The RNA shown here (Glycine riboswitch aptamer) has 90 nucleotides and comes from a Woeseiaceae bacterium. Its mean pLDDT, the model's own confidence on a scale to 100, is 77.
RNA sequence: AUAGCGUUCGCAGAAGAGACCCCGUUUGAAGCGGGGCGCCGAAGGCGCAACUACCCGGAAACGCUCAGGCAAAAGGACCGCGACCGCUGA
Repeated sequence: AUAGCGUUCGCAGAAGAGACCCCGUUUGAAGCGGGGCGCCGAAGGCGCAACUACCCGGAAACGCUCAGGCAAAAGGACCGCGACCGCUGA
């Protein structure tokens, strides 16, 4: 100098599912509060499988739906680009 991997940050893309019903507030709507039913999985969390490790265990985009979400906004696993830092290799 360069390549790979990882954390963090920035930009861009990014699915699913009721703008549900009732009551209160309000001139009314939206919004907010309370109650109820129905759903979604790709924040997080939990549980296992292949696999791995064999002392314990670890482990997914699979399962659960606690949390979260079901107009828009926000969020969003993951993917792409860039930057800082760290690790590793010729």
Of the family's consensus pairs, 84% are formed in the model.